[in-house]
Context: one part of a larger RNA
RNA sequence: UUGGGCUUAAACCCCCCCCAGGUGGUCCUUUAAUUCUAAUGUGAAACCCCACGGUUCAACCGUGAAGGGUCAUUGAAAACUGGGGAACUUGAUUGCAAAAAAGGAAAUUGAAAUUCCAAUUGUACCGUUGAAAUGCUUAAAAAUUUGAAGAAACACCAUUGGCAAAGGCAACUUUCUGGUCUGUAACUGACACUGAGGCCCGAAACCUUGGGAACCAAACAGGAUUAAAUACCCUGGUAUUCCACCCCGUAAACAAUAAUUGCUAAUUGUUAGGGGGUUUCCGCCCCUUAUUGCUGCACCUAACGCAUUAACCACUCCGCCUGGGGAGUACGGUCGCAAAACUGAAACUC
Repeated sequence: UUGGGCUUAAACCCCCCCCAGGUGGUCCUUUAAUUCUAAUGUGAAACCCCACGGUUCAACCGUGAAGGGUCAUUGAAAACUGGGGAACUUGAUUGCAAAAAAGGAAAUUGAAAUUCCAAUUGUACCGUUGAAAUGCUUAAAAAUUUGAAGAAACACCAUUGGCAAAGGCAACUUUCUGGUCUGUAACUGACACUGAGGCCCGAAACCUUGGGAACCAAACAGGAUUAAAUACCCUGGUAUUCCACCCCGUAAACAAUAAUUGCUAAUUGUUAGGGGGUUUCCGCCCCUUAUUGCUGCACCUAACGCAUUAACCACUCCGCCUGGGGAGUACGGUCGCAAAACUGAAACUC
C1' cells in the first nucleotide's frame, strides 16, 4: 500500500456555513462518451506453460502450438452510468392557518440576601474551631430597629422539562431578531446530500487599554496542626471574578458514538400539536406526527452492552487510526503583544 477498523482497546475535526470535487428521485425520448460485442491490424525474439524431436539419459538445444492489452481502426447493441431534450411530485424550498420555548442582541424595572455608612436601643464581649489562637471590640463591637449607598447573582416555580449548530441559555417588561414543530397540499419542480481548502462561532483561564469592585478568592501574610507542613483547618487578603472594545482558539469542547437518507418486534412514561369516539361539565378511550427518557426481542458485539434517538441491515460523502516509549517532543513553517496554538518527525530503545 491493499485490507481491516474508529462508545470503552490506536482512531469522528469543538461546532456551523460554503467554493471546487464526489454522489444523487420517478417517467419518456435521443446520443453513444462509458459499457458489452464482432472483424481486421498490432502485441519482436529469447524467457514461462504445453506437445514433439536431438545429445546413450539429463542439464542443454531445436521445431510447433497456446497465451498475453486501460491498444488502434471499422461495424453492431442500448439494459446500466454519463451528455442533450421533454415531463412528473414523493426529496428539498415557498405560501396559508395555528402552537410551544432559560434561542440571540439592546434598554428599563424589581424583590430578598451579603458588605459598608449614618443613627436608635444596649453593655461586654463577638467571631472561629476537633480544640484553640491570629482577628474584631470601651475610639462602644456583636445583637436589635430604621434609613441610605453600591456591586454581583436571580430563592420558590424546577423538571431523565424547554430552546439552541456547538459553546451554552433561567427575576420581570419592552423593542429588534433567528430557528423548530403541527395541519393543509396552494407554489416552484430535483432546486438535493456531503464537503479537502476557506470563512464564522467557540466554556473557563490568561493577556492589552479604560472603568467597576458587594461577595468569593490563586498569590501573599499571620494563626493552628505536625517530626516537618512551602498543605488540608482558621483570620485576613491582591490579581481574577463584573462591564466595554480587542486578543486567545484550547477543554473529560463527552453520548469518549461525524453528517444525510431509507429499512427493521413490542411495552411504558415526557413535552408541543393534530384527528376521531364518548361525555351536561370535569374527564376518559383510540389513532397519528415531531421531541425527550426507561425497559426489552431479533440482529450486532471481545465482553460490558447497544437495540426505530442502533453500536442492526444498507447507500453516499468527509475526517481519522495502523505496537509501547522517545513525543504531541525537536527542527522548519504559519499564527499570536505574550502565554501559547496549529502542522509535526527521526535516531535510539523494549
The part of an RNA shown here (small-subunit ribosomal RNA, central domain) has 350 nucleotides and comes from Lysinibacillus halotolerans. NCBI's taxonomy places the organism under Bacteria, Bacillota, Caryophanales, Bacillaceae, Lysinibacillus.